[in-house]
RNA sequence: AUAAUAUUUCGGCAAAGCAUCCGAAAGGAUGUGACGCAAAGCUAGAGGGCCUGUAAAAUGGCAGCCAGUUGCAACU
Numbered sequence: 001a002u003a004a005u006a007u008u009u010c011g012g013c014a015a016a017g018c019a020u021c022c023g024a025a026a027g028g029a030u031g032u033g034a035c036g037c038a039a040a041g042c043u044a045g046a047g048g049g050c051c052u053g054u055a056a057a058a059u060g061g062c063a064g065c066c067a068g069u070u071g072c073a074a075c076u
């Protein structure tokens, strides 16, 4: 340096619910909260999938579904 694997958490993130606000909806922002997370970091026309919407159709959403990509401590 590369690859694989299990474990720890000083510290980090924050599901549902609730309050306020935005939105036609899905959903989102802030606060509270803590189900979980070793990438729950980033990426949403130019990978798949899902949700909303429509007579049909995303130019609307979801990265805490898979995926892509970047990266950290210790041990072997």
Stems, first nucleotide, its partner, number of pairs: 004076001012037002017032006035064001041069003047066002049062003
A computed fold for a 76-nucleotide RNA, annotated as c-di-GMP-I riboswitch aptamer. It was read from a public genome assembly, where an Rfam model found it.